RNA sequence: CCAGGGGGCCGGGCAGCCGCGGGACUCCGGUUCCGAGGAAAGUCCGGGCUCCACGAAACAAGGGUGGCGGGUAACGCCCGCCGGCUUCGGACUUGGUCCGGGGUCAGGGAAAGUGCCACAGAGAGCAGACCGCCGAUGGCUCGUCCGCGAGUACAGGCAAGGGUGAAAGGGUGCGGCAAGAGCGCACCGCGCGACCGGCAACGGAAGCGGCACGGCAAACCCCACCCGGAGCAAGGCCAAAUAGGGGCCUCGCGCCGCCCGAACGCAAGUGAAGGAGGCAGGGGCGUUUCGUCCCGAGAGGCCCGGGUUGGCUGCUAGAGCCAUGGAGCAAUCCAUGGCCCAGAUGAAUGGCUGCCCCUGUCGAUACGGUCCCCCCUGGGAUACCGUCGGCUGGACAGAACCCGGCUUACAGGCCCCCUGGCACA
Numbered sequence: 001c002c003a004g005g006g007g008g009c010c011g012g013g014c015a016g017c018c019g020c021g022g023g024a025c026u027c028c029g030g031u032u033c034c035g036a037g038g039a040a041a042g043u044c045c046g047g048g049c050u051c052c053a054c055g056a057a058a059c060a061a062g063g064g065u066g067g068c069g070g071g072u073a074a075c076g077c078c079c080g081c082c083g084g085c086u087u088c089g090g091a092c093u094u095g096g097u098c099c100g101g102g103g104u105c106a107g108g109g110a111a112a113g114u115g116c117c118a119c120a121g122a123g124a125g126c127a128g129a130c131c132g133c134c135g136a137u138g139g140c141u142c143g144u145c146c147g148c149g150a151g152u153a154c155a156g157g158c159a160a161g162g163g164u165g166a167a168a169g170g171g172u173g174c175g176g177c178a179a180g181a182g183c184g185c186a187c188c189g190c191g192c193g194a195c196c197g198g199c200a201a202c203g204g205a206a207g208c209g210g211c212a213c214g215g216c217a218a219a220c221c222c223c224a225c226c227c228g229g230a231g232c233a234a235g236g237c238c239a240a241a242u243a244g245g246g247g248c249c250u251c252g253c254g255c256c257g258c259c260c261g262a263a264c265g266c267a268a269g270u271g272a273a274g275g276a277g278g279c280a281g282g283g284g285c286g287u288u289u290c291g292u293c294c295c296g297a298g299a300g301g302c303c304c305g306g307g308u309u310g311g312c313u314g315c316u317a318g319a320g321c322c323a324u325g326g327a328g329c330a331a332u333c334c335a336u337g338g339c340c341c342a343g344a345u346g347a348a349u350g351g352c353u354g355c356c357c358c359u360g361u362c363g364a365u366a367c368g369g370u371c372c373c374c375c376c377u378g379g380g381a382u383a384c385c386g387u388c389g390g391c392u393g394g395a396c397a398g399a400a401c402c403c404g405g406c407u408u409a410c411a412g413g414c415c416c417c418c419u420g421g422c423a424c425a
Stems, first nucleotide, its partner, number of pairs: 001421010012356007020035006037396001041407002044405005049231004062227005067081005082107001083105010108222002113220002115216003130162002132158003137155002139152005170188006189211001190209003195204003235313004245304007254279003258275002263270002281295006320339008357394002360391005367386003370381004
């Protein structure tokens, strides 16, 4: 320098004029301050907040998560580590072992149970014999010196070789055998594993075992842990509808004396409604246990019907942002100081102009590079690079209660790391 991979960041800048939404101030003319994103998106996961439901706890149902440790308000997120698979590099005692780097993993349990393993194949789970191998044993045939021998492959034995498959009940070698086979042995592999190290996942490992225990849990299932529901159109207030329609349910309409006196009564008398007051009660205002004013028979809940669909609040200062220092491998946390950074509601955050930046393209009467000639004063060629000028373009997208994540979209640019190649020192 080129190519590939991984990670992080930016994602047009400045100025003028005009305009839009909001806050503060106002002499009502205006002034001043603020005004989209890394994803504001998908609404997938976790929380705050609000209302509803609910004695608590446990269990069940349903849903979710799944190596270990840490971080966090929490998470299915993040960080670190462990293990499997894969890839690259290096070293060595080179079919391998060890060390280092990258990628990737729905990474609990398959010696609890059930289920499945297509096609092919003889056989797919405590399996099986198609081709093949054998002739020890039994049968049959022939021979016989009657001891047995030769043959056959009917019964049978075997699982080495072939073949099927993603997968066929360890591999190589020697022994062994009728042929074979962990049948025996050596090495390799595998399983169990005292003990040692580590918080743990896990790692190492004396010794033991002829080898069992195939795969799938993104099939049911088992184990451990977590989870009440709805969502700012939550919820609250005001206005309007509105003349306060209908149904059901709950609580209530207190006490004292005085005035008046309906009604009843022959009378004595009893005394409804009403009035003023006191005590108790309820409500408003002011800072109070105090003062003052008002109220008094209705108030509340649910459902149906009709009507209204305006305004205020919730609402934006928060698990906030920046800087410095510290703890930690890191995620992250702590301390100090500074800052205020959208709150619209048919929904603001924009338009024009100029200069600059980046990209593409066109042009240049050639300034520099480049090439040619000539040779030391130079001449020529060329739009390939720089330069100058013109034109075009500047991604994805856009808050709506607020945060933490994940995922998806994104023109162009910058930085860091790893791997390979080439060149130079």
Predicted 3D model of a 425-nucleotide RNA (Bacterial RNase P class A) from a Sphingomonadaceae bacterium.
A source record names the gene rnpB.
It matches the Rfam family "Bacterial RNase P class A". It is annotated as a ribozyme.
Of the family's consensus pairs, 96% are formed in the model.